[in-house]
RNA sequence: UUCUUAUCCAGAGAGGUGGAGGGACUGGCCCUAUGAACCCUCGGCAACAGACUGAAAAAAGUACUGUGCCAAUUCCAGCAAGCACGAUGCUUGAAAGAUAAGAG
Numbered sequence: 001u002u003c004u005u006a007u008c009c010a011g012a013g014a015g016g017u018g019g020a021g022g023g024a025c026u027g028g029c030c031c032u033a034u035g036a037a038c039c040c041u042c043g044g045c046a047a048c049a050g051a052c053u054g055a056a057a058a059a060a061g062u063a064c065u066g067u068g069c070c071a072a073u074u075c076c077a078g079c080a081a082g083c084a085c086g087a088u089g090c091u092u093g094a095a096a097g098a099u100a101a102g103a104g
Stems, first nucleotide, its partner, number of pairs: 001104008013042004021031003025078004043070003048066003051062003074096001079093006
């Protein structure tokens, strides 16, 4: 970096450092000097893989290891279809993205 599979309406933040950005992209809408991003410490959530319990398997469980995550549904929409229709709203499926595991 590409491909495959699964999941994405649940859950979980304090301190330090730093000093203006952040929420992937575009539009919207938000967060942010009552302190953004990055980094560090501690804490927590979840249970994808490994491990262990489960008589073997499965369900289920633990949270030890490897990841991940801790504003807002992946913050909402983006493309297509359907329904209602005045703006627009709702539903479904894609696309894009994120994470895990496997493969190249």